[in-house]
RNA sequence: CCUUGUAAAAGGCUAAGUUAUUGUAAGAUAACUACGCAAAGCCACGGGUCUUAUCGGAAAGUGAUGUUUUUCUGACAAGACAGCCGGGUUGCCAGG
Numbered sequence: 001c002c003u004u005g006u007a008a009a010a011g012g013c014u015a016a017g018u019u020a021u022u023g024u025a026a027g028a029u030a031a032c033u034a035c036g037c038a039a040a041g042c043c044a045c046g047g048g049u050c051u052u053a054u055c056g057g058a059a060a061g062u063g064a065u066g067u068u069u070u071u072c073u074g075a076c077a078a079g080a081c082a083g084c085c086g087g088g089u090u091g092c093c094a095g096g
Base pairs, nucleotide, nucleotide: 002096003095004094005093012037013036017032018031019030020029021028022027035083041089042088043087045086046085047084048081049080050079051078052077054075055074056073057072058071059070060069
């Protein structure tokens, strides 16, 4: 430097849930706990998902029209997710 992760050692991370704080929200942070993880370290670069705002379309509700509301959907902007996939980058232990 490349490659592998069966066993072990030293450590590390923490899904879901609960509580608290924070954010319009998606989410984030801390504590408890432990489904799991060899990059479940870091980076929103490509795809994806989610949220919010704006503009448009459709449907529902109404006896009807308008307004309002709700749901679905298209465009666009701003954000979130690295434990959805890919990419970039750094790295522990053991074996080859």